RNAcentral holds the sequence, with entries from ENA, Rfam and Ribocentre. The RNA shown here (c-di-GMP-I riboswitch aptamer) has 89 nucleotides and comes from Parasporobacterium paucivorans DSM 15970. Model confidence (mean pLDDT): 86 of 100. It matches the Rfam family "c-di-GMP-I riboswitch aptamer". Its family is annotated with cyclic-di-GMP binding in the Gene Ontology. The organism belongs to Parasporobacterium paucivorans, within Bacteria.
[in-house]
RNA sequence: AAUUGAAAAAGGCAAAACCUUUCGAAAGAAGGUGACGCAAAGCCAUGAGUCUACAGCAGUUUUACUGCCAGGAUCGUCAGACCGCCACG
Numbered sequence: 001a002a003u004u005g006a007a008a009a010a011g012g013c014a015a016a017a018c019c020u021u022u023c024g025a026a027a028g029a030a031g032g033u034g035a036c037g038c039a040a041a042g043c044c045a046u047g048a049g050u051c052u053a054c055a056g057c058a059g060u061u062u063u064a065c066u067g068c069c070a071g072g073a074u075c076g077u078c079a080g081a082c083c084g085c086c087a088c089g
């Protein structure tokens, strides 16, 4: 110190669902319960994907509806950057 994750140990994270929020336009986020899973389910929205559409833009039968669109969200969708525990070596 590359690679690898079969077995083991120490610890870690926490999906759905339910409850809460003097967070949010929404998607979603945060906290509690929970335990589907995870060797990066640590971290960064950089590329792709997906979700949302307040503002903005456009349209119309104009005070309301329709369409478009990330500056929003997701790293537990994939890729990539950075960092890291244990074992193997």
Stems, first nucleotide, its partner, number of pairs: 004087002012038002017033005023028001036076001042082001044080001046079003049074003056068005